[in-house]
């Protein structure tokens, strides 16, 4: 290097209410590498969000939602005690976090997405 496959889970139970797996009270869940040793909370990615070029597109000196490339940006959360050569990763207690769009305000439901993708596996 070409190539084939894989590649995110979670609302059970109650209350209110005309309606809520969205409010409340308890319940659950946890990509990918890396790291003296095993991480949602370290260190980076990655997906989502935003802006900007450009190109498509459109009753067209304008506009550029959405698709699609190209560059930037943004991105959330932990403390103590114990063990141990070594752990912000194990062990106990206690906290705390989850894009966008739609709905009665969502980490859990429906949607973009049968996309995308961090990367892992395996052929030549």
């Nucleotide at each position: 290097a070409u190539c084939u496959u894989c590649g995110g889970g979670a609302c059970c139970g109650g209350g209110u209410g005309a309606a809520a797996u969205u409010c409340c009270c308890g319940a659950c869940c946890g990509g990918c590498g890396g790291u003296g040793a095993c991480a949602g909370u370290c260190c980076g990615c990655g997906a989502g969000c935003c802006c900007g070029g450009c190109c498509a597109g459109c009753c067209a000196u304008g506009c550029g939602c959405c698709u699609g490339c190209c560059g930037g940006g943004u991105u959330g959360a932990c403390a103590c005690g114990g063990u141990g050569a070594a752990a912000c990763u194990c062990c106990g207690u206690g906290a705390c976090c989850g894009a966008c769009a739609g709905u009665a305000a969502a980490g859990u439901c429906u949607g973009g997405a049968u996309a995308g993708g961090a990367g892992a596996a395996g052929a030549u």
The RNA shown here (FMN riboswitch aptamer (RFN element)) has 124 nucleotides and comes from a marine sediment metagenome.